[in-house]
This is a predicted structure of a 73-nucleotide RNA (transfer RNA) from a Tepidisphaeraceae bacterium. Model confidence (mean pLDDT): 81 of 100. The sequence is in RNAcentral, with records from ENA.
RNA sequence: GGGGCAUUAGCUCAAUUGGGAGAGCGUCGGCUUUGCAAGUCGAAGGUUACCGGUUCGAUCCCGGUAUGCUCCA
Numbered sequence: 001g002g003g004g005c006a007u008u009a010g011c012u013c014a015a016u017u018g019g020g021a022g023a024g025c026g027u028c029g030g031c032u033u034u035g036c037a038a039g040u041c042g043a044a045g046g047u048u049a050c051c052g053g054u055u056c057g058a059u060c061c062c063g064g065u066a067u068g069c070u071c072c073a
Stems, first nucleotide, its partner, number of pairs: 001072007010025004019056001027043005049065005
């Protein structure tokens, strides 16, 4: 220098012909207990890495940038 893959909640990850942003763990609260743990119910938490484009509509399609991993030279 070139190719490929990944980037979504605090963490690990889903989300298919483009239309409702989610799960587990964690956090907080209620119930239960003499208390703790466990259990159970509920809640909060998101610029879908960033900048543009296409579209009535983008996590998803297109271009560029950044970071990480990997292959080639």